[in-house]
């Protein structure tokens, strides 16, 4: 340099045009002598950055950037 895959809450991970599903963790409550386990509830995501298409974009297009694998 070329090709492919990936970047989504603190961590992890789904979604593939109709406004982001879960798990772990965190916070509050229940339970307990206290805690853990268990049960209930809650908060938290500019969807890597910018631009474009569309009534509507995490999703489609362009570009940049970072990570991984392969090729030269």
């Nucleotide at each position: 340099g070329c090709g492919c895959g990936g970047g989504u809450g603190g961590c992890u991970a789904a979604g593939c045009g109709g406004u982001a599903c879960g798990g772990c963790g965190u916070c509050a409550g229940g339970c307990u002598g206290c805690a853990g386990a268990c049960c209930u509830g809650a908060a938290a995501a500019u969807c890597g950055g910018g631009g474009g298409u569309u009534c509507a974009a995490a999703u489609c297009c362009c570009u940049c950037u970072c990570c991984g694998c392969g090729c030269u």
Molecule: transfer RNA
Organism: Candidatus Woesearchaeota archaeon